[in-house]
Context: one part of a larger RNA
Molecule: small-subunit ribosomal RNA, central domain
Organism: uncultured prokaryote
RNA sequence: UUGGGCGUAAAGCGCGUGUAGGUUGUUUUGUAAGUCGGGUGUGAAAGCCCCGGGCUCAACCCGGGAAGUGCACUCGAAACUACAUGACUAGAGGAGAGUAGAGGAUGGUGGAAUUCCAGGUGUAGAGGUGAAAUUCGUAGAUAUCUUGAGGAAUACCGGCGGCGAAGGCGGCCAUCUGGGCUCUCCCUGACACUGAGACGCGAAAGCGUGGGUAGCAAACAGGAUUAGAUACCCUGGUAGUCCACGCCGUAAACGAUGAGUACUAGGUGUUGCGGGUAUUGACCCCUGCAGUGCCGACGCUAACGCAUUAAGUACUCCGCCUGGGAAGUACGGUCGCAAGGCUGAAACUC
Numbered sequence: 001u002u003g004g005g006c007g008u009a010a011a012g013c014g015c016g017u018g019u020a021g022g023u024u025g026u027u028u029u030g031u032a033a034g035u036c037g038g039g040u041g042u043g044a045a046a047g048c049c050c051c052g053g054g055c056u057c058a059a060c061c062c063g064g065g066a067a068g069u070g071c072a073c074u075c076g077a078a079a080c081u082a083c084a085u086g087a088c089u090a091g092a093g094g095a096g097a098g099u100a101g102a103g104g105a106u107g108g109u110g111g112a113a114u115u116c117c118a119g120g121u122g123u124a125g126a127g128g129u130g131a132a133a134u135u136c137g138u139a140g141a142u143a144u145c146u147u148g149a150g151g152a153a154u155a156c157c158g159g160c161g162g163c164g165a166a167g168g169c170g171g172c173c174a175u176c177u178g179g180g181c182u183c184u185c186c187c188u189g190a191c192a193c194u195g196a197g198a199c200g201c202g203a204a205a206g207c208g209u210g211g212g213u214a215g216c217a218a219a220c221a222g223g224a225u226u227a228g229a230u231a232c233c234c235u236g237g238u239a240g241u242c243c244a245c246g247c248c249g250u251a252a253a254c255g256a257u258g259a260g261u262a263c264u265a266g267g268u269g270u271u272g273c274g275g276g277u278a279u280u281g282a283c284c285c286c287u288g289c290a291g292u293g294c295c296g297a298c299g300c301u302a303a304c305g306c307a308u309u310a311a312g313u314a315c316u317c318c319g320c321c322u323g324g325g326a327a328g329u330a331c332g333g334u335c336g337c338a339a340g341g342c343u344g345a346a347a348c349u350c
Base pairs, nucleotide, nucleotide: 004321005320006319007304008303012318014201015200016199017198021194022193023192025088026087027086029084030083031082033081034080035077036076037075038074039073040072041071042070049065050064051063052062053061054060091191092188093187094186095184096183097182098181099180103177104176105175106174107173108172109171110154115149116148118146119145120144121143125136126135162169163168206247207246208245209244210243211242215241216240220236221235222234223233258317259316260315261314262313263312266295267294268293269292270291271290272289273288274287275286276285299306300305323350324349325348332343333342334341335340
């Protein structure tokens, strides 16, 4: 360089914003850089190819010709790319009118339950297990009733329901705030797509400082089980789980499926908005757009399966893969308080 791939075989960055770069809608006119055509010059000799000749032939040698995909100059073409110029509205954005939502941040607040404290009633057990014991209880437990304290989580509604780029988000109220969708088709007029670096977000666990601590619970202690039991079971129990600020930057961060655009049979649910029909009735029926499920034709696939939410048919851009192990290790670099993260080999071996 050409070629093959990435749901499950190796392989889609966890997710976004966006720089350079790559790619880019319809149309007018022009330029002629790319592109295409003609001409001139050059493209040494030898070699290759063709014709002829010389060594008895051949190899070899000699003469002539052709070719030499290239480069430069010059003349032309204007479809495509590019550049310039003017225009358009189907992409994109804006405006107006609506609308659904656990989207985000902050503050406030409600009830149920567990635990604890105080008091009343009350008496010998309670807990727990396969069975027990550790444990709690005559200093009055468990049970039950009445107050109180405090922390955490928000039953039912709740739904292969909704929202968010992903991580994720669930009582109620208020304030601030992001995005989506529908309708009008009013405005701008290609303003677009992707995106190496870069920057930001990023579950849980973990780390730093200061709070908080009801329940649960690594570690730890005890009781059992067992041949043993550094476990599974039980009784306790500290970090942690919660809040504020700052780090960490990883997950089976999964749809194990990058983003965007266009096209390609249907059927059946459901969510949001709109139109029609219909009665004024929450419905029902037909239909458009946007999501979200299931089943399936063509097609694809090694098969499983995917199938208008593609893993089908095409295009644009990025990321990644190249036998198993050694190894996501070593060394170096870089980030981090640390834990460790990112980048990332080889010898050797099969």